[in-house]
Predicted 3D model of a 75-nucleotide RNA (transfer RNA) from Candidatus Nesciobacter abundans. Rfam family: tRNA. By type it is a transfer RNA. Its family is annotated with triplet codon-amino acid adaptor activity in the Gene Ontology. Lineage of the source: Bacteria > Pseudomonadati > Alphaproteobacteria > Holosporaceae > Candidatus Nesciobacter. Model confidence (mean pLDDT): 83 of 100.

């Protein structure tokens, strides 16, 4: 050059065509405490970019971009 795989809140992570896209840490805010700290309740925050198939795509295909692995470079 080829083939295989990943890419989702800050971080890790769940999801297998109909979900309000949850969960852990971690942030904020409020309680709770003499204070910290632990603990409760709450909040705020994501689907890698472009097309296709489907009524319906985060998910299935294809392309591109990024990582990652393995494997060619021979007459």
């Nucleotide at each position: 050059g080829c083939u295989u795989c990943c890419u989702u809140c800050g971080u890790c992570u769940a999801g297998c065509g109909g979900u309000u896209a949850g969960g852990a840490c971690a942030c904020u805010g409020c309680c709770c405490u003499c204070u910290c700290a632990u603990g409760g309740c709450a909040g705020a925050a994501a689907c890698a970019g472009g097309g296709g198939u489907u009524c319906g795509a985060u998910u299935c295909c294809c392309c591109u971009a990024g990582g990652a692995a393995g494997u060619g470079c021979c007459a």